[in-house]
Predicted 3D model of a 117-nucleotide RNA (FMN riboswitch aptamer (RFN element)). The coordinates come from a structure-prediction model, not an experiment, and the mean pLDDT is 83. The model forms 97% of the base pairs in the Rfam consensus. The same sequence occurs in records of 2 taxa. Rfam family: FMN riboswitch aptamer (RFN element). Its family is annotated with FMN binding in the Gene Ontology. About the family: The RFN element is a highly conserved domain that is found frequently in the 5'-untranslated regions of prokaryotic mRNAs that encode for flavin mononucleotide (FMN) biosynthesis and transport proteins.
RNA sequence: UUAAUACUUCGGGGCAAGGUGUGAUUCCUUGAUCGGCGGUUAUAGUCCGCGAACCUACGGGUUGAGCUAGUGUAAUUCUAGUACCGACAGUUAUAGUCUGGAUGGGAGAAGAAAUGU
Repeated sequence: UUAAUACUUCGGGGCAAGGUGUGAUUCCUUGAUCGGCGGUUAUAGUCCGCGAACCUACGGGUUGAGCUAGUGUAAUUCUAGUACCGACAGUUAUAGUCUGGAUGGGAGAAGAAAUGU
């Protein structure tokens, strides 16, 4: 210094008040709040890709959302403004924020070991 190998640790956040109702932390009103991992001339929930979830013939496939202006060599990432999005199952009634699969899995991150050069 380094590819393959086996190991250790880490690895997802978030709601209140009022209303209707037999029944809603799910609907309605008002106001909040959250954002996994890698990439990128420069910091990303909304760009590219990955993971989670679902499907599978096990090769793989499906899977949400942003614009305008400014600065700058460079930003759909910063600043200003104004928007938008959110798996599956459950529930006396429709859920990003409740409960559950999950003391799980996981993109990956860090560390250390031995071998080789």